[in-house]
Context: one part of a larger RNA
RNA sequence: UGACGGGGGCCCGCACAAGCGGAGGAACAUGUGGUUUAAUUCGAUGAUACGCGAGGAACCUUACCUGGGCUUAAAUGUACGGCGAUCGGUCUAGAGAUAGACUUUUCUUCGGACGACGUACAAGGUGCUGCAUGGUUGUCGUCAGCUCGUGCCGUGAGGUGUCGGGUUAAGUCCCAUAACGAGCGCAACCCCUAUCUUUAGUUGCUAACAGGUUAAGCUGAGGACUCUAGAGAGACUGCCACCGUAAGGUGAGAGGAAGGUGGGGAUGACGUCAAAUCAGCACGGCCCUUAUGUCCAGGGCUACACACGUGUUACAAUGGUCAGUACAAAGGGCAGCUACCUGGCGACAGGAUGCUAAUCUCUAAAACUGGUCUCAGUUCGGAUCGGAGUCUGCAACUCGACUCCGUGAAGCUGGAUUCGCUAGUAAUCGCGCAUCAGCCAUGGCGCGGUGAAUACGUUCCCGGGCCU
Numbered sequence: 001u002g003a004c005g006g007g008g009g010c011c012c013g014c015a016c017a018a019g020c021g022g023a024g025g026a027a028c029a030u031g032u033g034g035u036u037u038a039a040u041u042c043g044a045u046g047a048u049a050c051g052c053g054a055g056g057a058a059c060c061u062u063a064c065c066u067g068g069g070c071u072u073a074a075a076u077g078u079a080c081g082g083c084g085a086u087c088g089g090u091c092u093a094g095a096g097a098u099a100g101a102c103u104u105u106u107c108u109u110c111g112g113a114c115g116a117c118g119u120a121c122a123a124g125g126u127g128c129u130g131c132a133u134g135g136u137u138g139u140c141g142u143c144a145g146c147u148c149g150u151g152c153c154g155u156g157a158g159g160u161g162u163c164g165g166g167u168u169a170a171g172u173c174c175c176a177u178a179a180c181g182a183g184c185g186c187a188a189c190c191c192c193u194a195u196c197u198u199u200a201g202u203u204g205c206u207a208a209c210a211g212g213u214u215a216a217g218c219u220g221a222g223g224a225c226u227c228u229a230g231a232g233a234g235a236c237u238g239c240c241a242c243c244g245u246a247a248g249g250u251g252a253g254a255g256g257a258a259g260g261u262g263g264g265g266a267u268g269a270c271g272u273c274a275a276a277u278c279a280g281c282a283c284g285g286c287c288c289u290u291a292u293g294u295c296c297a298g299g300g301c302u303a304c305a306c307a308c309g310u311g312u313u314a315c316a317a318u319g320g321u322c323a324g325u326a327c328a329a330a331g332g333g334c335a336g337c338u339a340c341c342u343g344g345c346g347a348c349a350g351g352a353u354g355c356u357a358a359u360c361u362c363u364a365a366a367a368c369u370g371g372u373c374u375c376a377g378u379u380c381g382g383a384u385c386g387g388a389g390u391c392u393g394c395a396a397c398u399c400g401a402c403u404c405c406g407u408g409a410a411g412c413u414g415g416a417u418u419c420g421c422u423a424g425u426a427a428u429c430g431c432g433c434a435u436c437a438g439c440c441a442u443g444g445c446g447c448g449g450u451g452a453a454u455a456c457g458u459u460c461c462c463g464g465g466c467c468u
Stems, first nucleotide, its partner, number of pairs: 007468007015458002019421005026313008034304002042053002064299007076122006083115002088103006106113002124288002127286003133282002135277003138273001140271001145184006151160003164175003190265004195233007205222002209220003236259001239253001240251004315414001319373007331362003336355002340351004380411001385406007427450007
């Protein structure tokens, strides 16, 4: 000087408390450990690994295993050599890679160009080291800190500034002061959202006028409204009252759509953990070179006495089921989204139309109204299994999703313990997208609908900041 203390003081955070809903018990999905295996590829391992890399493992992917092949090789360049072929098509052998046979076949200004082949030189490696590295990332933590110049103090390490009294979300600001200033952080500047004005009205809208229909902005028309998308205004403790020297605080104050950071996002200081990643990429060193490279077929990554994490569905009446009737936002769409019609109980199929999209299309469910079930392992729950099918795709056996019929398991609210959340939040309800032929998505990332309870307080648990 730091760090630490079951030392002290002050302060903060869904940290506790007050509440709401979960996990831990069941079944299944998924990841991990373990075990097994020819292989179950590799990495991630307290918080900060475990629905993580993976935003799509049937083949491919694929790195693993078994077997069959190749050795300048999959690609590219240079030099030399001979050639007009190579590719493609058909057939044969084969699991295929590949091998063989047949066939087809260049341009030219004659210098050459193009193409494959052979030789030589350069390859290739998801092999090792993240404790040699770059880049990127997690975490402390969106915590309020971390430093510098000059001056002063100290023999020096170093201190001061950055401490003290207040205040703040904040090293935010004020006062005081051997310090005076400054930088990186904080805040603001950026984006979305909440209100208004203005500009512009098509593909959007429809108040007035007119036409028209079973109905409908359907049509003429209009820019008022909604909306769309550009520009601006607006919030600053600015005004008022009280407290205070000030900074600032308090107020069901006024005005206002919004009030004291309005709400959300992006933004992550100096550093810590030799934290993570050599398998995203790059790169030093080491290692392999008829193999640790590379091509192919099949298998594996999907195994299963078990243990753990994260989720989904439930155990029911605030519910299940049947019928009827409403209301979104944000996105996607060309071998794509598909209206509508027909067939099928259905997944879907066959036709057909519009749309390269504010034009066409994919589009709600909880909710509401009525009927039924009446507390049961049930009209709860849907696992598992049998049968029959649909679709994608060369191909659904290992190993796809979906549909229909039948079957109808565990489960009656879960021990110790533990997690999330303070408002349009929790809870609950659907919708969309990326990846993608299809999909093991109950995951991830977004979108809207309905919409709570509680916070006395800081003694205690956890983490953090300042002083000592």

A computed fold for a 468-nucleotide part of an RNA from an uncultured bacterium, annotated as small-subunit ribosomal RNA, 3' major domain. Rfam family: Bacterial small subunit ribosomal RNA. Rfam links the family to the GO terms structural constituent of ribosome and ribosome.